[in-house]
Context: one part of a larger RNA
């Protein structure tokens, strides 16, 4: 020169689009960040209506109809999405196989099913315990919650047998035995019954259609497990290795395997660097360089790992689970001292650390997840605004004329030379900016916009409100004065300063970039 998630100094008008804790994987006050279904269930409070009774006129009781809050029970979501980058050199990552050793909710296609029955447990009453967290005992009850049972197209086990891949099979197919399943809900037609004078209801049953249920086959999408091969320093780290390397048989697991665990061999690994230390998330990318390569892995996408540390299971299709459960530690924070309660590496916030890094903000209008038939409901994901010249790219501070080449400033041979067409005067614009006024697209048939009275657009005003920073010995683009006198002080290197310093300092001028410029850092 280029680069940067930069930081400091000076200075600062404006837009648009990005980025914004690199440090303590320190520690949080507070708030919101994951909740939905009443079309799965039972019950149901406030209120709002009739009506009977009753009271001291407010008012209270009871019947009845509306309503639906909290809460329960049950489904599905909370393994997504968001954070972080500590640990990991190899259970990871790219990357190309492989699974005859595997799973897969929800979705899509197909096939056949859904009969008969049952007892309970939340909730709610009563009693009770504890300061609270949380309980405990008796009783009542519903379901698509639990159980029994009935069949089995199709699957699973185990037996025999068959073709054909095969390195070698658990892959496919036949026959025979033997296991094992289900849930109803809504609406519509439409029959019975039943309660009521009658609108109406509430029971039982058929058909339609929707949503779901069950066993299965196949897909899509995800996923588990396994092979080659890439990709760091260090040999001043050379010998490592007892579940260790193999092998039978069991366990275990969706599922191969020392995964485990008994026996029985002695074997594996290594200089094509084993084992050990240090370091480090790893890729697509990213910077630079003609390339070859160095460097680096911030925003974004892809995988992994982790959620105060540490260990475990639990539910589940799916975890060993940030905003679950338990156990231990540290550490808060409440306590009636008996015993509890918490986890921001999610969003903003706070305090700490640091050269340093932001609102405790508005919307779910859009895209997307989650429930749900749907209306919706819920989403600090996501959209959008705040703040920061922290980048990148745009525009602006006017333009045209003006010589008595004005004043002052500075030089100086005192002649003038420069600052300079530079100002001032004139003439003009109005991008910006002020003020009014109109006023969107984003929104897939109507309606619905957080951003937002935003961009735009019209009109009016007036040159108005908007330039600063480094440097000027060489390298390297720009020179004089004055003050200083090896001082005081520059400096990236050479190196400048000791009485005329174009290197220090000030001023004059000159050079460069320019809303930034100039230093450190780091990296080519």
């Nucleotide at each position: 020169g280029g680069a940067u998630g930069a930081a400091c100094g000076c200075u600062g008008g404006c837009g648009g689009c990005a980025u914004g804790c690199u440090u303590a994987a320190c520690a949080c006050a507070u708030g919101c960040a994951a909740g939905u279904c009443g079309a799965a269930c039972g019950g149901g409070a406030a209120c709002c209506g009739g009506u009977u009774c009753u009271u001291u006129a407010g008012g209270g009781a009871g019947c009845u109809g509306g309503g639906g809050a909290g809460a329960g029970u049950g489904g599905c979501g909370g393994a997504c999405g968001g954070g972080u980058g500590a640990g990991u050199a190899a259970g990871a990552c790219g990357u190309u196989g492989g699974u005859g050793a595997c799973c897969u909710g929800c979705c899509c296609c197909g096939a056949a099913g859904a009969g008969a029955g049952g007892g309970a447990c939340a909730a709610c009453c009563a009693c009770u315990g504890g300061a609270a967290a949380c309980g405990g005992u008796g009783g009542c009850u519903a379901a698509u919650a639990c159980c029994u049972u009935a069949u089995g197209g199709g699957u699973c086990u185990g037996a025999u047998g068959g073709a054909g891949u095969u390195a070698g099979a658990g892959g496919c197919u036949a026959u025979c035995a033997g296991g094992g399943a289900a849930a109803g809900g809504a609406u519509u037609u439409u029959g019975g019954u039943u309660c009521g004078c009658a609108a109406g209801g509430g029971c039982c049953g058929a058909g339609g259609u929707u949503c779901g249920c069950u066993u299965u086959g196949g897909g899509a999408g995800g996923g588990g497990c396994u092979a080659g091969c890439g990709g760091g320093c260090u040999a001043u780290c050379a010998g490592c290795u007892a579940g260790u390397u193999g092998g039978u048989g069991a366990g275990g697991u969706a599922a191969a395997g020392g995964c485990u665990c008994a026996c029985c061999a002695a074997g594996g690994c290594g200089a094509a660097g084993a084992c050990g230390g240090c370091u480090a998330g790893g890729g697509g990318g990213c910077g630079u360089g003609a390339g070859a390569g160095c460097g680096c892995g911030a925003c974004c996408c892809c995988c992994c790992a982790c959620a105060a540390u540490g260990g475990g299971a639990c539910u589940g299709a799916g975890a060993c689970a940030c905003g679950g459960c338990c156990c231990a530690u540290a550490c808060u924070c409440c306590u009636a001292c008996g015993g509890g309660a918490g986890g921001c590496a999610g969003c903003a916030g706070u305090g700490a650390g640091g050269a340093a890094u932001a609102u405790u903000g508005c919307c779910c209008a859009a895209u997307g997840g989650g429930g749900g038939a749907a209306a919706c409901c819920c989403u600090g994901a996501g959209g959008c605004a705040g703040c920061a010249a922290u980048g990148c790219c745009g525009c602006g501070u006017g333009a045209g004329u003006g010589a008595a080449g004005a004043a002052g400033g500075c030089a100086u041979u005192c002649g003038u030379g420069u600052u300079g067409u530079a100002a001032a005067g004139c003439u003009c614009u109005u991008u910006u900016c002020u003020g009014g006024g109109u006023g969107a697209a984003g929104a897939g048939a109507g309606a619905g916009g957080a951003c937002g009275g935003u961009a735009g657009c019209c009109c009016a005003g007036g040159a108005a409100g908007a330039a600063g920073u480094c440097c000027c010995g060489g390298c390297u683009a720009a020179c004089u004065a004055c003050g200083u006198g090896c001082c005081a002080g520059c400096a990236g290197c050479c190196g400048c300063g000791g009485u005329a310093a174009a290197a220090c300092g000030u001023a004059g001028g000159g050079g460069g970039c320019a809303a930034g410029c100039g230093u450190u850092a780091u990296c080519c």
Molecule: small-subunit ribosomal RNA, 5' domain
Organism: uncultured bacterium